[in-house]
RNA sequence: GAAUCGAAAUGGCAAACCCAUGCGAAAGCGGGGGGCGCAAUGUCACGGGUCUACGGAGGGUUCUAUGAUCGCCGGACUGCCGAA
Numbered sequence: 001g002a003a004u005c006g007a008a009a010u011g012g013c014a015a016a017c018c019c020a021u022g023c024g025a026a027a028g029c030g031g032g033g034g035g036c037g038c039a040a041u042g043u044c045a046c047g048g049g050u051c052u053a054c055g056g057a058g059g060g061u062u063c064u065a066u067g068a069u070c071g072c073c074g075g076a077c078u079g080c081c082g083a084a
Base pairs, nucleotide, nucleotide: 005082006081012038013037017033018032019031021030022029023028036071042077043076044075046074047073048072049069050068051067055064056063057062
């Protein structure tokens, strides 16, 4: 110095919920507050799962992703610190 790993420290992100807040058909995303947690809870929709159904299909119950979710799992890329 690097890898594995995750004690300590510096910091980081930010669940539920709230808002006479913005976008969206919705799921959901953004802004402010708030902190459940997280060592990748940083980035990517690549694979799987899950959610929604404007639109389309259907006589009807319904079906369907091009929409969404990376804080569901896996994978890829990158990053702070330095004990055992």

The prediction has a mean pLDDT of 88. A computed fold for an 84-nucleotide RNA from a Candidatus Bipolaricaulota bacterium, annotated as c-di-GMP-I riboswitch aptamer. Rfam family: c-di-GMP-I riboswitch aptamer. Rfam links the family to the GO term cyclic-di-GMP binding.